This is a predicted structure of a 707-nucleotide part of an RNA (large-subunit ribosomal RNA, domain II) from a groundwater metagenome. The full RNA is in RNAcentral, with records from SILVA.
[in-house]
Context: one part of a larger RNA
RNA sequence: ACCAGGGAGUGCAUCUGAGUGGCAAGGUUAACUCUUAAGAGGAAACCGAAGCGAAAGCAAGAACGCGCAAGUAAUGAGGCGUGAAGUACGAAAGUGCUUUUAGUCACUUGGGUGCGACCCGAAACCAGGCGAUCUAACCCUGAGCAGGGUGAAGCAAUAGCAAUAUUGUGGAGGCCCGAAGAGGUUCUGUGGACAAGCGUUCUUCAGACUUGGGGUUAGGGGUGAAAAGCCAAUCGAGCCUGGUGAUAGCUGGUUCCUGCCGAAGUUGGCCGCAGUCAAGUCUCAGCAGAGAUAGUUGAGAAGGUAUAGCCACGGAUUAAGGUUCUUGGGAUAGAAAUAUCUCGGUCCUUUGUCCAACUCAAAAUGUCUCAACGUCGUAGAAGCUGGGAAACGGGGAUGUUGGGUAAACUGAUGUCUCGAAAGGGCAACAACCCAGACUGUAGUUAAGGUCCCUAAAUAAUGAUUAAGUGUUAGUGGGCGAAAGGUGUUUGUCGUCAGAGACAGCGGGGAGGUAGGCUCAGAAGCAGCCAUCCUUUAAAGAAAGCGUAACAGCUCACCUGUCAAGACGCCAAGCCCUGAAAAUGGACGGGGCUAAAUCAUUUACCGAUACUAUAGGCUCCAGUAAUGGAAGCGGUAGGCAGGCGUUCUGCUUGAGCAGAAACUUUUUCGAGAGAAUGAGUGGAUCGAGCAGAAAUGAGAAUCCUGGU
Numbered sequence: 001a002c003c004a005g006g007g008a009g010u011g012c013a014u015c016u017g018a019g020u021g022g023c024a025a026g027g028u029u030a031a032c033u034c035u036u037a038a039g040a041g042g043a044a045a046c047c048g049a050a051g052c053g054a055a056a057g058c059a060a061g062a063a064c065g066c067g068c069a070a071g072u073a074a075u076g077a078g079g080c081g082u083g084a085a086g087u088a089c090g091a092a093a094g095u096g097c098u099u100u101u102a103g104u105c106a107c108u109u110g111g112g113u114g115c116g117a118c119c120c121g122a123a124a125c126c127a128g129g130c131g132a133u134c135u136a137a138c139c140c141u142g143a144g145c146a147g148g149g150u151g152a153a154g155c156a157a158u159a160g161c162a163a164u165a166u167u168g169u170g171g172a173g174g175c176c177c178g179a180a181g182a183g184g185u186u187c188u189g190u191g192g193a194c195a196a197g198c199g200u201u202c203u204u205c206a207g208a209c210u211u212g213g214g215g216u217u218a219g220g221g222g223u224g225a226a227a228a229g230c231c232a233a234u235c236g237a238g239c240c241u242g243g244u245g246a247u248a249g250c251u252g253g254u255u256c257c258u259g260c261c262g263a264a265g266u267u268g269g270c271c272g273c274a275g276u277c278a279a280g281u282c283u284c285a286g287c288a289g290a291g292a293u294a295g296u297u298g299a300g301a302a303g304g305u306a307u308a309g310c311c312a313c314g315g316a317u318u319a320a321g322g323u324u325c326u327u328g329g330g331a332u333a334g335a336a337a338u339a340u341c342u343c344g345g346u347c348c349u350u351u352g353u354c355c356a357a358c359u360c361a362a363a364a365u366g367u368c369u370c371a372a373c374g375u376c377g378u379a380g381a382a383g384c385u386g387g388g389a390a391a392c393g394g395g396g397a398u399g400u401u402g403g404g405u406a407a408a409c410u411g412a413u414g415u416c417u418c419g420a421a422a423g424g425g426c427a428a429c430a431a432c433c434c435a436g437a438c439u440g441u442a443g444u445u446a447a448g449g450u451c452c453c454u455a456a457a458u459a460a461u462g463a464u465u466a467a468g469u470g471u472u473a474g475u476g477g478g479c480g481a482a483a484g485g486u487g488u489u490u491g492u493c494g495u496c497a498g499a500g501a502c503a504g505c506g507g508g509g510a511g512g513u514a515g516g517c518u519c520a521g522a523a524g525c526a527g528c529c530a531u532c533c534u535u536u537a538a539a540g541a542a543a544g545c546g547u548a549a550c551a552g553c554u555c556a557c558c559u560g561u562c563a564a565g566a567c568g569c570c571a572a573g574c575c576c577u578g579a580a581a582a583u584g585g586a587c588g589g590g591g592c593u594a595a596a597u598c599a600u601u602u603a604c605c606g607a608u609a610c611u612a613u614a615g616g617c618u619c620c621a622g623u624a625a626u627g628g629a630a631g632c633g634g635u636a637g638g639c640a641g642g643c644g645u646u647c648u649g650c651u652u653g654a655g656c657a658g659a660a661a662c663u664u665u666u667u668c669g670a671g672a673g674a675a676u677g678a679g680u681g682g683a684u685c686g687a688g689c690a691g692a693a694a695u696g697a698g699a700a701u702c703c704u705g706g707u
Stems, first nucleotide, its partner, number of pairs: 001707006011115013026047002032041003051058002063082004070075001084099006118253002121250001125243006136217009145207001147177003150173001154169006181204003187199001188197001219235001221231003256642006266279005282388006291376003295373007307361001308359002314355003319350004324345001328343006394418010423434003438615007448605003451590003457602001459601006470592002483577003487574005493568004504561005510534003515529003540555001543554003616632003619628003643696001645693010661680004666675003
C1' cells in the first nucleotide's frame, strides 16, 4: 500500500413540543400486595378545574357590533372588536396581571437538562506501590599501572675563618616521553554492519588515578568538582497500578436511497474575539381570512452630495493701488513736540487661486407616501403563534470612500457574483461576459466568433499602418511614461508666386574708408563707441570661415537663366525612438501585409438560454380515469416518503426431484434495491401484516489479521 472483518447520536430520569389513542371537569397511580395475572387491589403523591397581592387578605363573563366556512337570503359554530368583571397600587384618573373552561395519562417521535452522553485523541494533577544489576556520591574489602627521561631535600667529601661553592651519593614530584589501562578532539556514519559504531588523529597514564566484589541514599525526593546532569535505552520532577471513559470552546472521523424548500459570515451582550446567548436570515406545523408590492410610469415630499462659488459667511491665499495711523515695529532729522521714509495690520477698489470638519447657489441617482399598470394571492398571500436549525472566520468585481509610498494590503458602504452554480465564451483560470442545468429529441439565438488547427464570409464598401506595429474587452500573467521624429495621412490659418515665387546654376556683392578709439598690429570680423553718407539693379561701417596684421573664401542683398507651385506656425490619426535579465519561446499555435487597425453593411456558426414536442416529479380537485396552475441548480440546514440487514409474534409457504451462501446471465425499478435462468453447494430458508434493534462503511497518521 491493498484486501477481509471490526468501527461512532445509545440508556435511564426529568422538562418542553408534535402525532396517535384512552378517559374527561376531571385524569392518573408510585412503592408495594394478591400463587397466575395482558388480571385485581393499593389516593400516599402529582397535574388540572381561580386569580391577584410582599402580606394581611379579597376573589371573576353581562351586553352589543363585525364576520370566515356554509347558505338564494336572513343568518352565521369557531374567530375578531367594543365593552364588562376579579385583584394589587392609588384620593382619583389610571396602570400591571387574570377572566367568556380542557385537561390528564400512555405509546411513538423532535429538542433541552443531568449523567462518559456521537466516537477516538492530550500535555497534565493526585494516591499507593516498585526501582541505585545502568548511572551519581559515599562506606567496607581486594586488585592494577612495561620501559625510558629529569634529578628536589637529606647525607658525605673537598675548599674556605665564615657566608657559601664544587663534586659524589641520593631518588622527590597531582614532573616529562610512552605501552597496558582510562578518556573522547576532528572527519566519517545518520531508514548506520549500530537505538552511539568503524578508522585515523588526539588527551592522560603513581594519581583529585583506574578497577572487581559487597553495601547506603528514592521521586518535589536522592545524588551532583553544577551540564537542570544522573537516578535501568525514560528526567525542568522516574516507572507501575489506580482515581479514569480526567478535561479538551481544539484537530480528525461519523456507514442506505429519493423528493420539496433553502441560509449565514450582520446587530447587541459576555475575561468576549478559534466560543457562546439573544435578534435578523432558513425550514416545518398550526391559526386566521384578503390583500401583498421586488418592476414601470405619474403626482407629491424631505434633503445639501457631485458640481460650482467665494465682496454670501468661516478659514486659507497671489499681485497692484488707495485709506487710516490704532494706543504697531524700525530708520532718519530735531533739544523736544513732531515730521518724513519704510515694514506690518484694519478697511476699501481691482486682480489671481482653494476648502472633509465654508456655502449665496445647486443637480442626477437614490429614499419615503399615494395612484395606475404589471406581478403574486381563497390551489390561502401579508400577518400572528409554536417546533427544529445552521450561522455569527467570508472572498472577488464595480461605484463612492478612510488609512497606507504601495500591495493578490487594510477599514466602511450600495449593487452583482463566488461561497452554495453546472453549461457557452475569455488558449488554460471560484468571482469577468452570456446564461441559472427535471429527463430526452429537433429547431432559433446570446456572449463570442467565421484562413488552418476549429463549427461558421480567404464576405462587401471606404480609409489608415510597413512598424510583424498588430493579430490580447478587462482582470493576474509585461505595462509601456516624460520627452522627441524632415515616418506618413488629414485639416484650419498665414506668407510668397507668369509683374516669374521656392530650390539649383551663371554674374554682381562697390565708393568715402584701413569709420573713430585702443593697440606692437586692430584694415567689416580681439575689445570699446558710433553705425552715417554716396554710386546703384543691389551690396551690413558686415552673419560666418580665415590672416601676426593684410590678403583670400562665403553670406545678407541684387540680377540673369529655368518654369509652377513653394514656405511656415498649429491641431489631429496611425507608426517610430525612448524600451535592459538571466536554459530556447511564444499573438493559444501555424501562420498573416491582412487573417492588422478605424468606420459602415449583410449573411452564417454558436449554450443545459428561448421555442416546439414526448415523458417524469411536486401542488390542487377527484374513489379513479382524468383535468388544472405554477414550478423542479444547490453547501450548512429543516421537512417528507422509501430500500435493505438481524431477531420476535400472527398468518401463509418453499426445500435432498436440492435450502442458504458463492460465481454469473437476463429483466424490472428514478434509486436504495428486487426478481429470474445457469453453474457450484449440500440443509435449511422465505413472503404478507405488525413489533424490537449492538441495523447499512471509503476515509478517523482508525483497530486486528492476511498478502